[in-house]
Order: sequence, then C1' cells, then structure tokens
RNA sequence: GCCGGCAUGAUGGAAUUGGCAGACGUGCGGGACUCAAAAUCCCGUGGUGGCAACACCGUGUGGGUUCGACCCCCACUGCCGGCA
Repeated sequence: GCCGGCAUGAUGGAAUUGGCAGACGUGCGGGACUCAAAAUCCCGUGGUGGCAACACCGUGUGGGUUCGACCCCCACUGCCGGCA
C1' cells in the first nucleotide's frame, strides 16, 4: 500500500427480513428472608428537559438514501486478521 471483519448501557452480549433499541446474564442501588450473614427471591438501573403525564436525544465519528436506518451507501477513526 491492497483486501476482509468488528465497534451497541458500567460490563459480556442480543436485536441482521429496514419497522417499539438495549432481550438475557454480570455488576450496581433498594427491598424480602436471617439473630446476623451467605445463598435465594422481588423491584429498579442510557442521557437531557419536566412537579408529573410525557417529550426529545442516544448503536465508534460525520454525512447520504428512505415515510422510517444498529441494519443499506460514502468518508473518516480505532482494533483484529490476511496479502504484498
């Protein structure tokens, strides 16, 4: 230099037929149980605004296509692999 793959909450990892983003687990917060703990069980857990209902934003970054994009297209960044 050329080619291919990957990038999603704190974390592992789903959602791939373009149609409710974050299922499920771990962690964390609260609670139940216990004399107390462990284990187990229940509830909650992206951001901003709002008293609330709710609204808007959010899939590495920036654009594009589309009524609609994690998903398709372009450029870039980082990581992994192959070729020279």